Predicted 3D model of RNase P RNA and transfer RNA as a complex of 432 nucleotides.
Rfam match: Bacterial RNase P class A. About the family: Ribonuclease P (RNase P) is a ubiquitous endoribonuclease, found in archaea, bacteria and eukarya as well as chloroplasts and mitochondria.
Model confidence (mean pLDDT): 81 of 100.
RNA sequence: UUCUCCGGACAGGCAGUCGCUCCCGCAAGGGGGAGGAAAGUCCGGUCUCCAUAGGGCAGCGUGCCGGCUAACGGCCGGGGGUCCGGAAACGGAUCACGGAAAGUGCCACAGAAAAUACACCGCCUUCCCGGUUUCGGGGAGGUAAGGGUGAAAAGGUGCGGUAAGAGCGCACCGCGGCUGGAGCGAUUCGGCUGGCAGGGUAAACCCCACGCGGAGCAAGACCAAAUAGGAGGGGAGGAGCGGCCCGCUCCGUUCGACUCUCGGGUAGGUCGCAAGAGCCCGGCAGUAAUGCCGGGCCCAGAGGAAUGACUGCCGCCCGCGAGGGUACAGAAACCGGCUUAUCGUCCGGCGGGCCUC
RNA sequence: GGACUGUUAGCUCAGAUGGUAGAGCGCUGGCUUGAAGAACCAGACAUGCGGAUUCGAGCGCCGCACAGUCCACCA
Numbered sequence: 001u002u003c004u005c006c007g008g009a010c011a012g013g014c015a016g017u018c019g020c021u022c023c024c025g026c027a028a029g030g031g032g033g034a035g036g037a038a039a040g041u042c043c044g045g046u047c048u049c050c051a052u053a054g055g056g057c058a059g060c061g062u063g064c065c066g067g068c069u070a071a072c073g074g075c076c077g078g079g080g081g082u083c084c085g086g087a088a089a090c091g092g093a094u095c096a097c098g099g100a101a102a103g104u105g106c107c108a109c110a111g112a113a114a115a116u117a118c119a120c121c122g123c124c125u126u127c128c129c130g131g132u133u134u135c136g137g138g139g140a141g142g143u144a145a146g147g148g149u150g151a152a153a154a155g156g157u158g159c160g161g162u163a164a165g166a167g168c169g170c171a172c173c174g175c176g177g178c179u180g181g182a183g184c185g186a187u188u189c190g191g192c193u194g195g196c197a198g199g200g201u202a203a204a205c206c207c208c209a210c211g212c213g214g215a216g217c218a219a220g221a222c223c224a225a226a227u228a229g230g231a232g233g234g235g236a237g238g239a240g241c242g243g244c245c246c247g248c249u250c251c252g253u254u255c256g257a258c259u260c261u262c263g264g265g266u267a268g269g270u271c272g273c274a275a276g277a278g279c280c281c282g283g284c285a286g287u288a289a290u291g292c293c294g295g296g297c298c299c300a301g302a303g304g305a306a307u308g309a310c311u312g313c314c315g316c317c318c319g320c321g322a323g324g325g326u327a328c329a330g331a332a333a334c335c336g337g338c339u340u341a342u343c344g345u346c347c348g349g350c351g352g353g354c355c356u357c
Numbered sequence: 358g359g360a361c362u363g364u365u366a367g368c369u370c371a372g373a374u375g376g377u378a379g380a381g382c383g384c385u386g387g388c389u390u391g392a393a394g395a396a397c398c399a400g401a402c403a404u405g406c407g408g409a410u411u412c413g414a415g416c417g418c419c420g421c422a423c424a425g426u427c428c429a430c431c432a
Base pairs, nucleotide, nucleotide: 001353002352003351005349006348007347008346009345010344012314013313014312015311016310017309018308020033021032022031023030024029035328039339040338042337043336044335045334046333047216048215049214050213054246055245056244057243059212060211061210062209063208064078065077066076067075068074079097080095081094082093083092084091085090098207099206103205104204105201106200107199120147121146122143123142124141125140126139127138128137129136130135155173156172157171158170159169160168174196175194176193177192178191179190180189181188182187220271221270222269223268230262231261232260233259234258237251238250239249240248264431265430266429278297279296280295281294282293283292284291285290315326316325317324318323358428359427360426361425362424363423364422367382368381369380370379376412384400385399386398387397405421406420407419408418
């Protein structure tokens, strides 16, 4: 100097004219008016109704440890695994990261064998036959060291040992049991001991731990208007918004609850609904996430749905120039996250290339 | 705004325990015919996209894209 990646911030600016919407005001007039994702509706909550939300089963979700938080599948810190760089120390990236020695299932094709090692080739011993110098064939046995198959082959490396081999013996590594130190803990550093149980898969069933009642603002509350509080079927139980059983409340058993189909009426208003887990600044505690304290501020609230259009100047990119471009996108009860989309600019960091000293 | 379902060949639909995915219509070629149709024979064509788990994914998991369905109040 440049490029990739990662993290963070911003999301063109100013002025004028004409509008739209909400609030304040008698009026004149004044004030507010999209986002980092408003998105997907993937999680978690607030709120509302249904028992002031009850019990069991089933089901669903989460899954190393500690902390933060209203809560979470989120965030912060730590541990461990894997990968990359490095001789190492270490640094960086990444991980849906409980349990496969509780049980069950599955592992296509290939392969002798896919989990109870039934030995294909090979190696070794022995017997028989042929040959007879080393060889060939067959039988009985030993052998998981070698070959071959496969995604995966029964602890790894080395030395000894053996007929050949083998944890058969030993050293180191790995693994199990017991145990000491450090740490809240995950875990880690050792000591003793056992030749060694052990394939993979739990984003297969399952086991363990923890959590979850259901529905959703078209929730729900109130006012007003209108009509046929209608017709037909089912019906003794039903409704209370996922399934089953229990329990609770309410309605009902021919003056019939409830349910299905058809039909009728209104498609108006108010609240919910904008002061909130709110924003900005500073201080303190904490490694941090975050919390506490002090001061200041009020910052969209519509309802077929406002937040716009035009002009001028400036900024950035492309173009010799005229000129063109300036992302993704747009609130619908609200909040905390995650995920996805996003032209470009700035800041910080790991790494790579080139140039110079 | 909220709740939910689906995506397999050109079209309509099956099916597959996680182990080489089919049918009908259509298309192409052949046969037949004077020519065409029908019949017969043969063939081509697909799991919406991306990622992770797994030896292996159409299926099970995560994230997108697209399409579709339902939900007002009164009596």